[in-house]
Context: one part of a larger RNA
RNA sequence: UCCUACGAGUUACUCGUCACUGGCAAGGUUAAAUCCCUUUAGGGAUGCAGCCGCAGCGAAAGCAAGUCUGAAUAGGGCGAAAGUCAGUGGCGGUAGACGCGAAACCUUGUGAUCUACCCAUGGUCAGGAUGAAGUGGUGGUAACACACCAUGGAGGUCCGAACUGAUUAGCGUUGAAAAGCUACCGGAUGAACUGUGGGUAGGGGUGAAAGGCCAAUCAAACUGGGAGAUAGCUCGUACUCCCCGAAAUGCUUUUAGGAGCAGCGUCAAGCUUAGUUAUAUAGAGGUAAAGCUACCGAUUGGGCUAGGGGCCUUCACCGGCUACCAAACCCUGACGAACUCUGAAUGCUAUAUAAUAUACUUGGCAGUGAGGCAGCCGAUGAUAAGGUCUGUUGCCGAGAGGGAAACAACCCAGACCAUCGUCUAAGGUCCCAAAAUCUACGUUAAGUCACACAAACGAUGUCCGAUUGCUAUAACAGCCAGGAUGUUUGCUUGGAAGCAGCAAUCAUUUAAAGAGUGCGUAACAGCUCACUGGUCGAGUGAUCGGGCGCGGAAGAAUAACCGGGUGUCAAACAUAGUACCGAAGACAUGGAUUGCAGCAAUGCACUGGUAGGGGAGCAUUCCAGCAUCAACGAAGGUGAAACGUGAGUUUCGCUGGAGAAACUGGAAAAGCAAAUGUAGGA
Numbered sequence: 001u002c003c004u005a006c007g008a009g010u011u012a013c014u015c016g017u018c019a020c021u022g023g024c025a026a027g028g029u030u031a032a033a034u035c036c037c038u039u040u041a042g043g044g045a046u047g048c049a050g051c052c053g054c055a056g057c058g059a060a061a062g063c064a065a066g067u068c069u070g071a072a073u074a075g076g077g078c079g080a081a082a083g084u085c086a087g088u089g090g091c092g093g094u095a096g097a098c099g100c101g102a103a104a105c106c107u108u109g110u111g112a113u114c115u116a117c118c119c120a121u122g123g124u125c126a127g128g129a130u131g132a133a134g135u136g137g138u139g140g141u142a143a144c145a146c147a148c149c150a151u152g153g154a155g156g157u158c159c160g161a162a163c164u165g166a167u168u169a170g171c172g173u174u175g176a177a178a179a180g181c182u183a184c185c186g187g188a189u190g191a192a193c194u195g196u197g198g199g200u201a202g203g204g205g206u207g208a209a210a211g212g213c214c215a216a217u218c219a220a221a222c223u224g225g226g227a228g229a230u231a232g233c234u235c236g237u238a239c240u241c242c243c244c245g246a247a248a249u250g251c252u253u254u255u256a257g258g259a260g261c262a263g264c265g266u267c268a269a270g271c272u273u274a275g276u277u278a279u280a281u282a283g284a285g286g287u288a289a290a291g292c293u294a295c296c297g298a299u300u301g302g303g304c305u306a307g308g309g310g311c312c313u314u315c316a317c318c319g320g321c322u323a324c325c326a327a328a329c330c331c332u333g334a335c336g337a338a339c340u341c342u343g344a345a346u347g348c349u350a351u352a353u354a355a356u357a358u359a360c361u362u363g364g365c366a367g368u369g370a371g372g373c374a375g376c377c378g379a380u381g382a383u384a385a386g387g388u389c390u391g392u393u394g395c396c397g398a399g400a401g402g403g404a405a406a407c408a409a410c411c412c413a414g415a416c417c418a419u420c421g422u423c424u425a426a427g428g429u430c431c432c433a434a435a436a437u438c439u440a441c442g443u444u445a446a447g448u449c450a451c452a453c454a455a456a457c458g459a460u461g462u463c464c465g466a467u468u469g470c471u472a473u474a475a476c477a478g479c480c481a482g483g484a485u486g487u488u489u490g491c492u493u494g495g496a497a498g499c500a501g502c503a504a505u506c507a508u509u510u511a512a513a514g515a516g517u518g519c520g521u522a523a524c525a526g527c528u529c530a531c532u533g534g535u536c537g538a539g540u541g542a543u544c545g546g547g548c549g550c551g552g553a554a555g556a557a558u559a560a561c562c563g564g565g566u567g568u569c570a571a572a573c574a575u576a577g578u579a580c581c582g583a584a585g586a587c588a589u590g591g592a593u594u595g596c597a598g599c600a601a602u603g604c605a606c607u608g609g610u611a612g613g614g615g616a617g618c619a620u621u622c623c624a625g626c627a628u629c630a631a632c633g634a635a636g637g638u639g640a641a642a643c644g645u646g647a648g649u650u651u652c653g654c655u656g657g658a659g660a661a662a663c664u665g666g667a668a669a670a671g672c673a674a675a676u677g678u679a680g681g682a
Stems, first nucleotide, its partner, number of pairs: 001682006011095003015092010027052003033046005056063002066078004098236002101233001105226003109222002116200009125190001127159003130155001134151006163187003168183004202218001204214003239617006249262005263368002265365006275356009289342001290340002296336002301331003305326001307325002309322004371396006378389003401412003416591004421587003427581003430565003436578001438577003442573002449567002457551002461548010478535005484508003489503003514529001518527002592607001594605004618671001620668006628660002636655008
């Protein structure tokens, strides 16, 4: 992992409530018990106890279709319309109450053959080393002390086997082993190790103390019981088809992943036209926008001018000046969720008309009360977030299909079934890959681009438009030539001669030539430009706007990406157009469900769906009634065919070898893919 079997809303109650069915009805009903009948089961009668109903309101006295409150004849509250018994079903209550699942708590017992400590009684420790006290001898002392040599054999002494432990490393890690093996290592006469017998018991023991150990179990052992503890939690919860179809919100909650009430779903009954949409008309309102010399607040620049500062004057006062600060006022510019002289669109309310088919009330049964994304108005945050929080619309949730390469939410579009039928949507039409290598006219040269992705800024890229200058009295560009004189202008300076700097920037000769555009020199020189003539012979400059491109533009898992291949008068971009492809959309043909209409025939509409509500069925086992089948072959197994929307059913062949069971009803140990489900097997 698979197979087979088992495996979860049950049962009880004089309990509650609602619906349906039936009996009787202002009544309904018997309980225990007794009697009769009968084959067990059961049936019938008696039994008038009791229960529910027939009247309520008030705390009560009490009154009564009313009553209470109240001064009230007001107002308000609660009342005034048939029930009851039984059966079936939905839900609730009490019970373990759909099933499995704790950690724990209490209680009766069992454990110290493991291990901790203790008691009693035994056992064990190769060999080697060191050499305490004491003693003896010799020396020594007044005597001691003391020294030396012997002897002696002390020690939680030393080295090291047995024994006991477990430092480090390796191996082992579904092991040889639920703690081991190998090597090294600690202790090894001691607080040593060990045999046997005994003691201490669960809030208790024992502990050289680690919360350690108390039988592979310890921050409270194990076994039986209370016990099916409790589990607002997790998981699981079994056949089919049909109709409808949510919520992730508000308030409250020792409440926040749970509940109660409301909202939203469904079913039944009632009530009726209330609901919804569109159009028209009439309203309320202070948002968006706008405005502020219309208020409040904030505010740019200027003017004018109180007040203040600074400077000047003065003994002081007075006074003067001010590119200082600045109220009020004037001009100008402009801001505001908690500003408004103004002021929409939507939305909301009402009425009318039209279309449509809901809306509301009561009752049964729910589920939901973690929502999410996208567009839009906002708040918060950083005008961050696949962020957080309101509102509003859509979608996902609970929605399949086509497109976006892939992609809950984006775009298109809402799947009853069948068809090798047709037309379209979004999106596409070179190949992958269905359909245009379509038509017309431009743009782009960057592979820009070809459905994510960039700015300031820079630039004779290129195309288009507009304005304007020069130009056949010859422009622009190139080439040839000139580009001079007063003068080296004046000043400055060591020098300053067009060209360091300052001032001025005239005049002359001219076709033209600046008291000089740049390079250059120490200063000159030199080159060049402006400007002019010639040559040439047609356009050439400037500015603004637009289209498409260029640079700006560096990067991390091979090239690494337009989905790919690839594409350049395009298969890119822009504009216009025609055709085609393209979905479960629409249409066509046939069939089915549900609803409405109809006497019917039939017609029209409907049929995505999680939680959930409602309806109709299939199958299994047993029972009753009533037909039957079966050794001329029952059930079961297996292969096939047919029927049914489906659960399933029927028939036939083979196998099998003795029971099966249509139909009408009844009753359930009544359907498995999941529960790290249980047992067995592979």

Notes:
This is a predicted structure of a 682-nucleotide part of an RNA (large-subunit ribosomal RNA, domain II) from a Chitinophagales bacterium. NCBI's taxonomy places the organism under Bacteria, Pseudomonadati, Bacteroidota, Chitinophagia, Chitinophagales. The full RNA is in RNAcentral, with records from ENA. It matches the Rfam family "Bacterial large subunit ribosomal RNA". The coordinates come from a structure-prediction model, not an experiment, and the mean pLDDT is 85.